[in-house]
RNA sequence: AAAUAUUAAAAAGCGCCAGCGCCUUUUUUAACGGACGGUCAGCAAGAAUAAAAAAGGAUGACGAGGUGGGGAGCAAUCGAAAAUUCGGCGGAUACUCCCCCGUGCGGAUUUCCAGGUACGAGAUAUAUUGACAAAUAUGCAGGUAACUGCAAAACAAAUACAAUAUAACUGGAAUGA
Numbered sequence: 001a002a003a004u005a006u007u008a009a010a011a012a013g014c015g016c017c018a019g020c021g022c023c024u025u026u027u028u029u030a031a032c033g034g035a036c037g038g039u040c041a042g043c044a045a046g047a048a049u050a051a052a053a054a055a056g057g058a059u060g061a062c063g064a065g066g067u068g069g070g071g072a073g074c075a076a077u078c079g080a081a082a083a084u085u086c087g088g089c090g091g092a093u094a095c096u097c098c099c100c101c102g103u104g105c106g107g108a109u110u111u112c113c114a115g116g117u118a119c120g121a122g123a124u125a126u127a128u129u130g131a132c133a134a135a136u137a138u139g140c141a142g143g144u145a146a147c148u149g150c151a152a153a154a155c156a157a158a159u160a161c162a163a164u165a166u167a168a169c170u171g172g173a174a175u176g177a
Stems, first nucleotide, its partner, number of pairs: 014090004019086001022057009032046001036042001062079003068100006101120005110174006124167007138151005
């Protein structure tokens, strides 16, 4: 210094590419073309066009939101000026079920135990209001091209968040008034 193996880290709307479609080059074919050919038949050069083959390349989900621990299942939430975001593979914080742990729920206080119920350390449900995106397009840069990178501005929905309102257990033990 190189190769291999192992370990660790990173990404979780995340990674990947044998298909379809797209781009470039080369070759072949077709059509076009029409020098040449007295005419006809035929036909050279040739830019562009189409098809096929080979080689190489590009694209292939835009953000928002989301993880108590273990196990199982699975076709995994939300919207967007996107519509190949097609098709496929892998993974995954969604969702459902089981076990464990934890949080809230008892109008006299605090703590504990058992059960119930809804949830997950931002830890109950419902309603109203509020705040929150990126891509596309545009500009600049790179590439023969498909396309890629960067920049500033606009516009969502759902969950969660903030505010307000409403509705949030049962039994027992201890303690205080």
A computed fold for a 177-nucleotide RNA, annotated as glmS glucosamine-6-phosphate activated ribozyme aptamer. The sequence was found by an Rfam model in a public genome assembly. Of the family's consensus pairs, 88% are formed in the model. Its mean pLDDT, the model's own confidence on a scale to 100, is 77. It matches the Rfam family "glmS glucosamine-6-phosphate activated ribozyme aptamer". From the family's description: This entry contains a glucosamine-6-phosphate activated ribozyme that is found in the mRNA for GlmS. GlmS is an enzyme that uses fructose-6-phosphate and glutamine to generate glucosamine-6-phosphate. The ribozyme catalyses self cleavage of the glmS mRNA that is thought to regulate GlmS activity.